[in-house]
The RNA shown here (small-subunit ribosomal RNA) has 1481 nucleotides and comes from an uncultured bacterium.

RNA sequence: AGAGUUUGAUCCUGGCUCAGGAUGAACGCUAGCGGCAGGCCUAAUACAUGCAAGUCGAGGGGGAAGGCUCUUUCGGGAGUACACGACCGGCGCACGGGUGCGUAACGCGUAUGCAACCUACCUUUAACUGGGGAAUAGCCCCGAGAAAUCGGGAUUAAUACCUCAUAACACUGCGAAGUGGCAUCACUUUGCAAUUAAAGCUCCGGCGGUUAAAGAUGGGCAUGCGUGACAUUAGCUAGUUGGUGAGGUAACGGCUCACCAAGGCUACGAUGUCUAGGGGUUCUGAGAGGAUGAUCCCCCACACUGGUACUGAGACACGGACCAGACUCUUACGGGAGGCAGCAGUAAGGAAUAUUGGUCAAUGGGCGCAAGCCUGAACCAGCCAUCCCGCGUGCAGGAUGACGGCCCUAUGGGUUGUAAACUGCUUUUAUACACCAAGAAAAAUCUCCACGUGUGGGGACCCGACGGUAGUGUAAGAAUAAGCAUCGGCUAACUCCGUGCCAGCAGCCGCGGUAAUACGGAGGAUCCAAGCGUUAUCCGGAUUUAUUGGGUUUAAAGGGUGCGUAGGCUGAUUGAUAAGUCAGCGGUGAAAUUUUUCCGCUCAACUGGAAAAAUGCCAUUGAUACUGCCAGUCUGGAGUAUGGUUGAGGUAGCUGGAAUGUGUCAUGUAGCGGUGAAAUGCUUAGAGAUGACACAGAACACCGACGGCGAAGGCAGGUUACCAACCCAUUACUGACGCUGAGGCACGAAAGCGUGGGGAUCAAACAGGAUUAGAUACCCUGGUAGUCCACGCCGUAAACUAUGAUUACUAGUUGUUGGCGAUACAUUGCCAGUGACUGAGCGAAAGCAUUAAGUAAUCCACCUGGGGAGUACGUUCGCAAGAAUGAAACUCAAAGGAAUUGACGGGGGCCCGCACAAGCGGAGGAACAUGUGGUUUAAUUCGAUGAUACGCGAGGAACCUUACCUGGGCUCGAACGUAGGCUGCAUUCGGCUGAAAGGCUGAUUCCCUUCGGGGCUGCUUACGAGGUGCUGCAUGGUUGUCGUCAGCUCGUGCCGUGAGGUGUCGGGUUAAGUCCUGUGCAACGAGCGCAACCCUUAUCCUUAGUUACCAGCAUUUAGUUGGGGACUCUAGGGAGACUGCCGGUGAUAAACCGGAGGAAGGUGGGGAUGACGUCAAAUCAUCACGCCCUUUAUGACUUGGGCGACACACGUACUACAAUGGUAUAUACAAAGGGCAGCUACCAGGUGACUGGAUGCGAAUCUUUAAAAUCGGUCUCAGUUCGGAUCGGAGUCUGCAACUCGACUCCGUGAAGUCGGAUUCGCUAGUAAUCGCGCAUCAGCCAUGGCGCGGUGAAUACGUUCCCGGGCCUUGUACACACCGCCCGUCAAGCCAUGGAAGCUGGGGGUGCCUGAAGUUCGUGACCGCAAGGAGCGACCUAGGGCAAAACUAGUAACUGGGGCUAAGUCGUAACAAGGUAACC
Repeated sequence: AGAGUUUGAUCCUGGCUCAGGAUGAACGCUAGCGGCAGGCCUAAUACAUGCAAGUCGAGGGGGAAGGCUCUUUCGGGAGUACACGACCGGCGCACGGGUGCGUAACGCGUAUGCAACCUACCUUUAACUGGGGAAUAGCCCCGAGAAAUCGGGAUUAAUACCUCAUAACACUGCGAAGUGGCAUCACUUUGCAAUUAAAGCUCCGGCGGUUAAAGAUGGGCAUGCGUGACAUUAGCUAGUUGGUGAGGUAACGGCUCACCAAGGCUACGAUGUCUAGGGGUUCUGAGAGGAUGAUCCCCCACACUGGUACUGAGACACGGACCAGACUCUUACGGGAGGCAGCAGUAAGGAAUAUUGGUCAAUGGGCGCAAGCCUGAACCAGCCAUCCCGCGUGCAGGAUGACGGCCCUAUGGGUUGUAAACUGCUUUUAUACACCAAGAAAAAUCUCCACGUGUGGGGACCCGACGGUAGUGUAAGAAUAAGCAUCGGCUAACUCCGUGCCAGCAGCCGCGGUAAUACGGAGGAUCCAAGCGUUAUCCGGAUUUAUUGGGUUUAAAGGGUGCGUAGGCUGAUUGAUAAGUCAGCGGUGAAAUUUUUCCGCUCAACUGGAAAAAUGCCAUUGAUACUGCCAGUCUGGAGUAUGGUUGAGGUAGCUGGAAUGUGUCAUGUAGCGGUGAAAUGCUUAGAGAUGACACAGAACACCGACGGCGAAGGCAGGUUACCAACCCAUUACUGACGCUGAGGCACGAAAGCGUGGGGAUCAAACAGGAUUAGAUACCCUGGUAGUCCACGCCGUAAACUAUGAUUACUAGUUGUUGGCGAUACAUUGCCAGUGACUGAGCGAAAGCAUUAAGUAAUCCACCUGGGGAGUACGUUCGCAAGAAUGAAACUCAAAGGAAUUGACGGGGGCCCGCACAAGCGGAGGAACAUGUGGUUUAAUUCGAUGAUACGCGAGGAACCUUACCUGGGCUCGAACGUAGGCUGCAUUCGGCUGAAAGGCUGAUUCCCUUCGGGGCUGCUUACGAGGUGCUGCAUGGUUGUCGUCAGCUCGUGCCGUGAGGUGUCGGGUUAAGUCCUGUGCAACGAGCGCAACCCUUAUCCUUAGUUACCAGCAUUUAGUUGGGGACUCUAGGGAGACUGCCGGUGAUAAACCGGAGGAAGGUGGGGAUGACGUCAAAUCAUCACGCCCUUUAUGACUUGGGCGACACACGUACUACAAUGGUAUAUACAAAGGGCAGCUACCAGGUGACUGGAUGCGAAUCUUUAAAAUCGGUCUCAGUUCGGAUCGGAGUCUGCAACUCGACUCCGUGAAGUCGGAUUCGCUAGUAAUCGCGCAUCAGCCAUGGCGCGGUGAAUACGUUCCCGGGCCUUGUACACACCGCCCGUCAAGCCAUGGAAGCUGGGGGUGCCUGAAGUUCGUGACCGCAAGGAGCGACCUAGGGCAAAACUAGUAACUGGGGCUAAGUCGUAACAAGGUAACC
């Protein structure tokens, strides 16, 4: 110091989360020791038991129980300067200890004051301490009661009580003089008068007692400042505020009372409600801050709850009293007793917090002369890893890198790991034994000395809970001692197995659906370590409340606008002052804590000493720049005056024409109107149209303009009146009069509301007609509120420039409005507005840019993640509608802004393609073939399934193929390889059985050789097996499609914060990112594609002529032969075409158009060739391959069957429906291929398929028929001489075998079908259409398929509006899985929190009335007392209780409202593209 998370990616805004530190902690796992600290945060809940405050005999009467001595009748008695129960008395009990209920307060903190006060014990000073008296407890006796306790009688003491005396520096009254002070006043000196004291004990030294003054200590009171939340708490207050007087108090004071006055507090937050002890501190933080208030220290408050006083120096009193209440215990039912928030401990609550311990040895406290007693204060010990600190669990050597584990590419390697074993060494700690502290110094006692009867000093003696503890020594021996969490990123650390969106993990993002570094286990690793993790809470990171240190055009955020109150800020200059400010100095800021440093425990934690700090407050002395205050001056800000314009500025009148509607009359006849198309509607009762006249209301064409005016909303025919304003010019006057502006007041579009008018148009609601699946809409016909006016409300808008007001400053260019000036009549300057563009600067960017979103200043308003929600409740306003103010629970990890690249659009522009159009021929109807779906089946094997599956894998299922089914049999196996051994088999020929495979069985018994052996085969053994089983979503390879579309990228440079852009864009052009050209800011090159190179075809030349060819010559039935090398042809090489030439167009270009020549002309035709990528496209069944699964079976063999089923649906073909045809005859013309298990001439037989012979050819040699066409003939429009399915019969061929299930032939049979609905497919020239031929596979063939070949051979294209697909540019986007996208609302289901609500149940507080204990005060007081006084009675007040009405607050509730969340529910499709009616307020 940062990191993760919104996106396909980017920058920003913004939240959420993490890494750090901390804790009085708790929980989980684990645990060796010591030191030092800490330990009920919850129920201020209730408490059994024990202890926590006593002491003094040197105050008193006494001397109980006990000790000692004496005595005794053993029952007891006496004494005692032993100790001392109970009692009177003194002091203490107000400290110490606990807790945090209450308290938002002078409670606390800090600083002051008391001229308004008190203070026992202690210290100092001064004075005094003399008489007398009456009681009372105890003891004794009697009585009541269960007890607690109480009553009566007799007697008695005191340092208890009363009284007399004395007395002032005390106090009171009346005076006098002086001094001081901020006021009341205070102090000093002094005069007179009145009042008031005491206690004794004694060892004779003293210890006490009283009065007064002073000190110290401790307290009381008052004041300034500081010290929570909520304004959805805005008004509160009758002793209230003040005065006079009195009372009361230690003291001031409405503290209390009487009277008088009407004040006092409050937006600088009163009052109310909620929460809370405060501080020193503690934690965190760089700091400022934020949070905190355990332990320790200071203060406060409280002591079962509430009230009250008494005593006392001090209390309204934790272990005192009285009363009331609740609770508990006890009782003889009459009554009594009690208060752990002291220490232990118990129960309860809770996630959770200890022993019913020891000692007064030390420190401290109370009492006492003292010894001493008391002390759960304190010191110690016990329990707890609760925190912090320290130590240890060994150290060194040791490689065959052992065994084992785990992993891997596995005969081996890696890792665990120098780790272990083994060798040597050490002994902290633990264990055993031995020794053994400091903390102790006083007091007391004894003694000595100095002084003198006691103080000081020295010596001796005595006292330790902890504790035989700390510590030290000795002994033996590695011996007694390691875990926890994590390992996807953040975040250090990785593999295997299991699991399979299951189980589970998770702080955030997110993992898990068969290869999980994220779940669980293992191995290994990493981080800490006697601990480690988790949870909770606080600070930090978070500049995410921003003083330091944020923002508001679009992310959340500028008030709709103005006027203006308080407040804040405020021009120049002079003087004075010194409040703010600054400096010096003084006091204080307790100690502890923190920091620095030094010291002590072996170190450290811990502890001690010193210093610093304590940023604060108060006082004082200075300074005077700035701010303030006071006084004066000025003119620049502001305003006034004079003159001049300008304008839809406002209000109230008057008035005009066009249009519209209506009415009347006229002309006139059949429609009008409306729409995408229609219909509703109007119209022969005369509409619409046209003309005239009349009436009504509303709005003002042209001018008219990013022109004007106004604060904003807003303002538009003309004109009049009134009112207001900006601006310009002049520079006369005032002299800071200014700016902003919380509350407040005013204005404020449209819609809406009220009352009364008005009502032409338009038009919510409504009605009808359409559209539609529906259409409560969009469209049409009507139409009411309303729209208009007056008056009154409402007070909101995307009230927007999404940009608050004011002031100053900061580059320019160019328009325009108003005014003024200079002019040469070209132009140009100044002020105020209003626009556009562009710099610096700013900004996340878009953009803003003198009209700032720049640079500064002042003031106001507002914001702090999204949703819930501008909702609920409360309050205010309103007639209502509603407005203003304005939450929470809950929920999500995002929501959002700008820009980028794509994709998409029922956006735009340009362009292309058999894309449409123009044509030709088909499909869809029929039958059959074939493929698919479905169904069926034992099986109908599997895959392909929009375009891009469906005559597809399959270029050929009778067996085989074959993967499927049935049955039979096999298990190292059906195939292959390696090694070892054996063998010479194998082969071949049989026999039995069987459906075959197989089983059983008989016969037969290799080759080569260099003789070492090798080859081959079989058997056997061992090892690898095998799988068309799964996953194409683990993969390679291959393929389809977009698409033969023209695109896709890179390097360097430049631009941009960046994603990215540029290049690849614009203008032309092309089939093409093909080429040319341009650049005012930027491109220059290159690659993969395009094109070309390749093959073929079209022309020619040349070379070569066999099997091809044959012009001329010869020979012939025949290119048969001789021969020829001309031609055709074949196959090698070349030529040829390049916009090369001409003309035109064009920007001089590229290119295009036309032409010439040419076999061919603008890539000549065709083919091969398929960029980056897309579709998790297809294929694990061509092949290969990871993982998983199987192993007497999912392997392999075999028989038979199936893949060929058949109600049906779809795709692709074939044949047809006929005359451009069928049929029968005759006659021509190809190309490209194939051929030895083959093609076969020819001959013979058969109607034929074919058969029997025979020969040629491994082929330019032999073989393989071309058909349409053409010539004439026939059929004559019919279900036919069309069509051929189906079926019957007879055959041929292939093959082991044609039943399921082959093809072909002949004879017979002769179905549907007469050109095919919606829709849809192919094709632009040698193409479509039509005709036949060949080939692969193959024994044969279900081929009408596929791939090739040639023959004949068209029509049409105006054109790009539309459909489909594509390319480029641009635009919008809420899409990025990318429109098959995203997404909204109701309803239905589950869960959650919440609002309302008849009511029900509590809680705290206040008010009124009634009652009213104890107690203080007052009054009275016939009783008691000599008296003082008291009992008693009464009055006032109060705690508590009761009643009543209302307010506040909480819980709950039938029912009800919306909200949120939840993989796959329903209905629609509102938004995002022009989202299909632009969206929004």

Background:
Rfam family: Bacterial small subunit ribosomal RNA. Model confidence (mean pLDDT): 83 of 100.